[in-house]
The RNA shown here (c-di-GMP-I riboswitch aptamer) has 121 nucleotides and comes from Dehalobacter sp. 12DCB1.
Its Rfam family is "c-di-GMP-I riboswitch aptamer". Gene Ontology term of the family: cyclic-di-GMP binding. Rfam describes the family as follows. GEMM was predicted in a large-scale screen for bacterial structured RNA regulatory elements.
The RNAcentral record of the sequence draws on Rfam.
RNA sequence: AAUGUGUUGGAGCAAACUUUACGAAAGUGAAGGACGCUAAAGUCAUGGGUCUAAAUUAGGGGAUUCGAAAUGCAUGUAAUGCGUUUCCAGGAUAUUCUGACAGGAUUGCCAGACUACAAGG
Numbered sequence: 001a002a003u004g005u006g007u008u009g010g011a012g013c014a015a016a017c018u019u020u021a022c023g024a025a026a027g028u029g030a031a032g033g034a035c036g037c038u039a040a041a042g043u044c045a046u047g048g049g050u051c052u053a054a055a056u057u058a059g060g061g062g063a064u065u066c067g068a069a070a071u072g073c074a075u076g077u078a079a080u081g082c083g084u085u086u087c088c089a090g091g092a093u094a095u096u097c098u099g100a101c102a103g104g105a106u107u108g109c110c111a112g113a114c115u116a117c118a119a120g121g
Stems, first nucleotide, its partner, number of pairs: 005121001007119003012037002017032006035108001042114003046111003049106003056100006063093004067087009
């Protein structure tokens, strides 16, 4: 001198909550405010855990429409159009409920990586 690990000191950060902005949400930013943290409560989503579920997907419910049948009217060669009633099943559209799911979030959940004031042991 450098590195690691303690101690002391000076700094520092900022939970809940309130206001506001962003976001589908979880949550995040700014201001106020301090629960706490104490050389990492600094930075990084790398691993794990946890949170959310817009989009996607599976299932259920009702609505509208297509569809089928019967019947009446119009034109009249028959076919077509319109109205009313009934509806097993099926398709489409949007809506609602439930489940799954991260590429979203969390560094003040844990671990890991990087950086890091002064004195002195």